[in-house]
RNA sequence: GGAUUAGUAGUCAAGUGGUAAGACAUAGCUCUUUCAGUGCUAUCACCGCGGGUUCGAAUCCCGUCUAAUUCG
Repeated sequence: GGAUUAGUAGUCAAGUGGUAAGACAUAGCUCUUUCAGUGCUAUCACCGCGGGUUCGAAUCCCGUCUAAUUCG
C1' cells in the first nucleotide's frame, strides 16, 4: 500500500428503509432483624465521524477515522 470484517447505553448485544428489542449494571419501592437475593417500577444510546439518495436511513451509496484479520 491492497482486500475483508467490525464500530449501536456505563458493559454485552439484537435490529437487512417506517419513530432502536433484550440482558447486566444504576436508582426507587416491596419481602427480610440486617446483608445477599426475589418481585415491581424508572432512568440511560437520535447508532464512530462527515456528506449523498429517499416522503422517510442504524439499515442503501460515497468519503473518512479507529480496531482486528489477511495479501504483498
Description
The RNA shown here (transfer RNA) has 72 nucleotides and comes from Annulohypoxylon stygium. The coordinates come from a structure-prediction model, not an experiment, and the mean pLDDT is 80. Its Rfam family is "tRNA". It is annotated as a transfer RNA. The sequence is in RNAcentral, with records from ENA. Taxonomically the source falls in Annulohypoxylon (Eukaryota, Ascomycota, saccharomyceta, Xylariomycetidae).